[in-house]
Context: one part of a larger RNA
């Protein structure tokens, strides 16, 4: 000098920020992911237009929000490559969408259960399922020319030969579907380099290293398997142990260096603990699913049900850390042609002197140098222009009137903040100052009182009757809506 700080004392106002470093403990309650009738059939409501429910379906829930347990690792920085890849929405560009079929939910019947929920039967639609037919420069495999690189190879045209596709719907303005190119974003692998501390850890290693075949991937690879072969890595620190998410930054320094990794931004990782896969471009998914455990709840005893490291909020633990708050006006996002509807993302409020930054507790005059206090060599010093008084000012605050920008748009409409910010008027100094500290270091000095007692104290040190070092007053220094103290870094 710094702080996500805490603790004493005190505490007027405004603006911007900032708040579980501890138990990745445990959670009551309520709300954070829904939308589309312009795919699709019901069923109620309506005279109808048209609505509303559950359900098939689509798209979206892999995003945005949390938190730092794990990780010393291509985890993160950084800088290469992928001739080893993928990408839904979105743009462009080319060509297509023709002919059928069977089911299913919902809803009807009968049932089973305490529930959670489930079982048989029968009806039924589509942009949901299924065949077939179209087929290019898509994709396989073969043949055969060129060009060209950076090892494996790549890039283009070729010839016959094989595989693969569609979906409609509306108010006809359109919104969708199928391939395939390229692109734009996201993402995936590989490597160079860098990234604590302990050698009172010196050897470590069997899929281990490497090959060949094969499987698996979006794709390269011992990523897996089977044989073969005996190798890899290690004092340039393996291997074991401890301890840590990483950076951008932050802070300290004149810098080079230390230090930290909160808030904001970027990458990674978890989501009750372990493990696994479905779906699906994307996930091995925080509010999906399944198996196991723990622990909590219901139970009719047979069987069920959960997961706040979203956002309030409970208990707890702690020296410590807010409101079960308003709104989708704004910005963003998810679904729709839109209207619109969802959004604890966000934007606001509220609580806390956590911090930083402004402003305010009055300004001018005033000398009988009042009283009263302390001291005193009793003369007087000093508090002290301070006060009182007197003339003023009205920021903050209170009281009345006005009143925003954030709102876009051809027009209109639309504001949670909020009658708030600010603007005029009014009355009136009113409603507003502590807190350390006076030996030296380090700016600030006398009295009492106590006697190595109480007690101070960061060092060094005071205190055993004359204590500028303890208490307590007078007084004076220092900051100031704060001012000590403790703790941590430089």
């Nucleotide at each position: 000098g710094a702080c996500g700080a805490a603790c004493g004392c005190u505490g007027g106002c405004g603006g911007c920020g900032u708040g579980c470093u501890u138990a990745a403990c445990a959670c009551a309650u309520g709300c954070a992911a829904g939308u589309c009738g312009a795919a699709c059939g019901c069923a109620c409501c309506g005279c109808a237009a048209g609505g509303u429910g559950a359900g098939u379906g689509g798209c979206g829930a892999a995003c945005g929000g949390g938190u730092g347990a794990g990780u010393a690792a291509c985890g993160c920085g950084u800088g290469a490559g992928a001739a080893a890849c993928c990408u839904g929405c979105c743009u462009u560009a080319u060509a297509g969408a023709c002919c059928g079929g069977a089911a299913u939910a919902a809803c009807c019947a009968a049932g089973g259960g305490a529930a959670a929920c489930u079982u048989u039967g029968g009806c039924u639609a589509a942009u949901a399922c299924c065949g077939g037919a179209u087929a290019g420069g898509a994709c396989c495999a073969c043949g055969a020319u060129g060009c060209c690189g950076c090892a494996u190879g790549g890039c283009a045209a070729c010839g016959g030969g094989g595989u693969g596709a569609a979906a409609g719907u509306u108010c006809a303005g359109g919104c969708g579907c199928u391939a395939u190119a390229a692109g734009a974003u996201g993402g995936u692998c590989u490597c160079g380099c860098g990234u604590c501390c302990c050698a009172u850890u010196a050897g470590c290693u069997a899929g281990u290293u490497g090959g060949u075949a094969g499987g698996g991937u979006a794709a390269c690879g011992g990523c897996c398997u089977a044989c073969c072969a005996a190798g890899g890595c290690a004092a340039c620190g393996a291997u074991g142990g401890g301890u840590a998410u990483c950076c951008g930054a932050c802070u300290u320094g004149a810098g080079a260096g230390g230090g930290u990794g909160a808030u904001c931004g970027g990458a990674c990782a978890c989501a009750c603990u372990g493990g696994a896969a479905c779906u699906g471009a994307g996930a091995c998914a925080c509010g999906g699913u399944c198996c196991a455990g723990a622990c909590u709840c219901c139970u009719a005893c047979g069987g069920g049900a959960g997961g706040c490291a979203g956002c309030a909020g409970u208990g707890g633990g702690g020296a410590a850390u807010a409101u079960u708050g308003g709104g989708c006006a704004a910005u963003g996002g998810g679904c729709g042609c839109a209207a619109g509807c969802c959004u604890g993302a966000c934007c606001c409020a509220g609580c806390a002197a956590c911090g930083c930054c402004g402003c305010g507790u009055g300004a001018a005059u005033g000398a009988a140098g009042a009283a009263g206090g302390u001291c005193u060599u009793c003369g007087g010093a000093u508090u002290g222009u301070a006060a009182a008084g007197u003339u003023c000012u009205u920021u903050a605050g209170u009281g009345g009137g006005g009143g925003a920008u954030g709102a876009a748009u051809a027009a209109a409409a639309u504001g949670a903040c909020a009658g708030u910010a600010c603007c005029c008027c009014a009355a009136g100094a009113a409603u507003a100052a502590g807190c350390c500290c006076c030996g030296g270091c380090a700016a600030a000095c006398u009295a009492c009182g106590u006697g190595c007692c109480a007690g101070c104290a960061g060092c060094c040190g005071c205190g055993g009757u004359a204590a500028u070092a303890c208490g307590u007053a007078g007084g004076g220094g220092g900051c100031a809506a704060g001012c000590g103290u403790u703790g941590u870094c430089c």
Molecule: small-subunit ribosomal RNA, 5' domain
Organism: uncultured bacterium